[in-house]
Parts: sequence; C1' cells; structure tokens
RNA sequence: AGCCGAGUUCUCGUCAGAGAAGCGGGGAAACCGAUGAGCAGGGGUGAAUCUUGCCAACAUCUGGCAGGUAGGGCGACCCUCCCGGCCCGAACCCGUCAGCUAACCCCGUAGGCCUCAGGGGGAGA
Repeated sequence: AGCCGAGUUCUCGUCAGAGAAGCGGGGAAACCGAUGAGCAGGGGUGAAUCUUGCCAACAUCUGGCAGGUAGGGCGACCCUCCCGGCCCGAACCCGUCAGCUAACCCCGUAGGCCUCAGGGGGAGA
C1' cells in the first nucleotide's frame, strides 16, 4: 500500500469494561407454501455442494488418500466487458427444534494473509 471476510467507525470510562452508529446473522404472525409422524433425525453460518476410484472400519452412517465438480476469490485509482492465468471448493454451531414471515425479540462485529502483483476495451475520477 493491498487481499479474503459482516467483522468498521464513534463516545464514555475507575482503561475492567460499557454504550451507540454502520454492516452481518438468527428466531418470529397473517397470507402463501408444504401435506402425517417416527426411524436412520432435522436445522444454521459460510463460496465451500455433489460425486468417481482405492484403502480402513463394517446394521450405515463414517474416516483417509487421489481426482472431478456446483459455487467462490485474485492480479492494486474505481466500476465494468472480453481474453488468458493462478487459487479456494473448508471449518464450526444449534440440540430433537425452526418453511416464508410485518411488528417484536436475540446474536456477531473475528480471524487469517500479502511484496511489485497479466493483457486489451469502455465509462468515471
């Protein structure tokens, strides 16, 4: 100076913490939707779903490895289009329970990276 992400800013303070704004998320009527319940449950945040092969385990769920994939991100004045390139495709939470949903209620405001980083066009500054 930048990137992923909601994760920034302000005020008070006895500097422990507290309160706001902004942004993000959850619950919750009518109407609409759905059409029984249970069991293997079910649900939420997130781009992070689905799937092939092999191995292990073996009520079947599961775990590991190597691939593919829905989807997502990046190259720096900002937005956008095209070409091409490089990555991610996790993790966690609720606790038997939640469709949508106005009023209303509740919660979060972290963490992790980066060192000169492609080209062409349009608009703006």
Predicted 3D model of a 125-nucleotide RNA (c-di-AMP riboswitch aptamer (ydaO/yuaA leader)) from a marine eukaryotic metagenome. Model confidence (mean pLDDT): 79 of 100. The sequence is in RNAcentral, with records from MGnify.